[in-house]
RNA sequence: GUCCGUGUAGCGAAGUGGUAUCGCGGCCGCCUCCUAAGCGGCAGAUCGCGGGUUCGAUCCCCGCCUCGGAUA
Repeated sequence: GUCCGUGUAGCGAAGUGGUAUCGCGGCCGCCUCCUAAGCGGCAGAUCGCGGGUUCGAUCCCCGCCUCGGAUA
């Protein structure tokens, strides 16, 4: 250089056109003499960046960037 894959909350993942979901973590509460465990609730993601298609894009198309792999 070429080809393939990857990027979504603090961390790990799901989501293949119609209000973005779960676990861990965080905060509040219940329980307990206290802590842990357990239970209930709350907050937190410009979906890597820019453009395009569409009534509507995390999803489809184009370009760029990050990381990983294959090849020479």